Context: one part of a larger RNA
RNA sequence: GAACGAACGCUGGCGGCGUGCCUAACACAUGCAAGUCGUACGAGAAAUCCUGGGCAACUGGGAAAGUAAAGUGGCGCACGGGUGAGUAACGCGUGGGUAACCUACCCUUGAAUUGGGGAUAACUCCUCGAAAGGGGAGUUAAUACCGAAUAAUAUUCCAGUUCCCACGGGAGCUGGAAUCGAAGGUGGCCUCUGCAUGCAAGCUAUCGUUUAAGGAUGGGCCCGCGUACCAUUAGCUCGUUGGUAGGGUAAUGGCCUACCAAGGCAUCGAUGGUUAGCUGGUCUAAGAGGAUGGCCAGCCACACUGGAACUGAGACACGGUCCAGACUCCUACGGGAGGCAGCAGUGGGGAAUCUUGCGCAAUGGGGGAAACCCUGACGCAGCAACGCCGCGUGGGUGAUGAAGGCCUUCGGGUCGUAAAGCCCUGUCAGGUGGGAAGAAACCUGUGAAUGCUAAUAUCAUUCGCAAUUGACGGUACCACCGGAGGAAGCACCGGCUAACUCCGUGCCAGCAGCCGCGGUAAUACGGAGGGUGCAAGCGUUGUUC
Numbered sequence: 001g002a003a004c005g006a007a008c009g010c011u012g013g014c015g016g017c018g019u020g021c022c023u024a025a026c027a028c029a030u031g032c033a034a035g036u037c038g039u040a041c042g043a044g045a046a047a048u049c050c051u052g053g054g055c056a057a058c059u060g061g062g063a064a065a066g067u068a069a070a071g072u073g074g075c076g077c078a079c080g081g082g083u084g085a086g087u088a089a090c091g092c093g094u095g096g097g098u099a100a101c102c103u104a105c106c107c108u109u110g111a112a113u114u115g116g117g118g119a120u121a122a123c124u125c126c127u128c129g130a131a132a133g134g135g136g137a138g139u140u141a142a143u144a145c146c147g148a149a150u151a152a153u154a155u156u157c158c159a160g161u162u163c164c165c166a167c168g169g170g171a172g173c174u175g176g177a178a179u180c181g182a183a184g185g186u187g188g189c190c191u192c193u194g195c196a197u198g199c200a201a202g203c204u205a206u207c208g209u210u211u212a213a214g215g216a217u218g219g220g221c222c223c224g225c226g227u228a229c230c231a232u233u234a235g236c237u238c239g240u241u242g243g244u245a246g247g248g249u250a251a252u253g254g255c256c257u258a259c260c261a262a263g264g265c266a267u268c269g270a271u272g273g274u275u276a277g278c279u280g281g282u283c284u285a286a287g288a289g290g291a292u293g294g295c296c297a298g299c300c301a302c303a304c305u306g307g308a309a310c311u312g313a314g315a316c317a318c319g320g321u322c323c324a325g326a327c328u329c330c331u332a333c334g335g336g337a338g339g340c341a342g343c344a345g346u347g348g349g350g351a352a353u354c355u356u357g358c359g360c361a362a363u364g365g366g367g368g369a370a371a372c373c374c375u376g377a378c379g380c381a382g383c384a385a386c387g388c389c390g391c392g393u394g395g396g397u398g399a400u401g402a403a404g405g406c407c408u409u410c411g412g413g414u415c416g417u418a419a420a421g422c423c424c425u426g427u428c429a430g431g432u433g434g435g436a437a438g439a440a441a442c443c444u445g446u447g448a449a450u451g452c453u454a455a456u457a458u459c460a461u462u463c464g465c466a467a468u469u470g471a472c473g474g475u476a477c478c479a480c481c482g483g484a485g486g487a488a489g490c491a492c493c494g495g496c497u498a499a500c501u502c503c504g505u506g507c508c509a510g511c512a513g514c515c516g517c518g519g520u521a522a523u524a525c526g527g528a529g530g531g532u533g534c535a536a537g538c539g540u541u542g543u544u545c
Stems, first nucleotide, its partner, number of pairs: 001545004006541005013391006019384002021349001026347003030344003035075003040072002048063006082302003091227008101219002106215008114148001116146002123138006154179011184207006193200003228274003235265003240262008277299004281292004304325005327338004355381001357380003363377001364375004394424004404415004428486001430481005438472001444466008489534005494515003500529005510517002
């Protein structure tokens, strides 16, 4: 000099864009942060209103409403969001391998979707418990569950054969054998079949379901190289190193087991210890390098602490389960409940770090055929000069060089065109009025084309037109109103280093980054006048280069 997720002191007008617990991965009150589907399924309220009977108590019907809430089932909950504790490691980066693998939803292509069965929640009744939560009996449905049929270019085996190869194997072809599947929903129609109205087991469209192949996307595993410090850490290792066989996995492998061999690593730093998430990047520097990894993006790890598996395409799962532990809470003392390193917020720690806000309008995500629902992701607003950038605090004129302050050699000098005065302007702030873009759509209505069809009906798809949707926000922006009015400080002035005099003090009080000032004329302490430098900031401290 530059930089900062900064803090502290003094000061503080406005706006835009960013950033904001670096410490206790400390403990957490409260609310919200993951649901959705009635076009998978069975069931199904109440308040309230209308109405009938009745003197009244009460009772019947209808609407609310096939709504709410709950249940079975499907998909999602493995994404998104947070944190950096652990990890010196194939964790990360980079380049490869997988002939050792998986991949729900999505896309393309082929084939299929036949025919049956038995349950169970919800519900009703009984019952245990303070509660959390259960137990028993009876009843019912499905795209829930289970057999059966059929099936291949799927899997396995057998026989023959072609090509490739990293010699382990891989890709095919022919024949044979064995094994494995499914689920329906919704809209429309009557040409064929059935009943003969119209509906259906029929046809059609669409959404699903099963199977096979391919793609895309996402992942698993393996390898080369790189990846902090300490030798005041020199030896480490028994599933250890390798082999055979088996188990396990989507898959290779001591990953695991049995047996066999006795190996394997290490001064090119093993082992041990300390520290640390890694990277793109960021800061600095002419560069080489050094330091760093906050925000944003990629990867990894973690979710009160430790362990474990279940479900699932995917987890050994932040707002799932089980076990153990610590802590907190409830309890009828028998037993239960919980996990903010999600968004806000609280206590605590600390020099120090924000609102218990608005909205799903946009972008994105989950569910749904869709309408739509959910979304503290996200979009916005709030707080903080925390940072960067921009603007303003007025412009011109004005000499009697006013008053006043300070200095003075007492002549004057300086603050100083500075002020006042006169002439203007109107940024920002204030007030009044107007007022956006961000919205593309979905859906609905309508027109056309295509498909299905006997059909110009319907239905579906595509395209066009119309209409609809804004949290921010009456915000940005524009116009007008008035009038210089509301808006300047901080540090320094001995040298380094731009900027000097007076007074006070008298080695005192004090200053100080280094050299050093102060003991009676201190440009170095304190005050004043003046000056210098930056400026809504200026200094100090800390850290890095």
Predicted 3D model of a 545-nucleotide part of an RNA (small-subunit ribosomal RNA, 5' domain) from a bacterium. The coordinates come from a structure-prediction model, not an experiment, and the mean pLDDT is 84.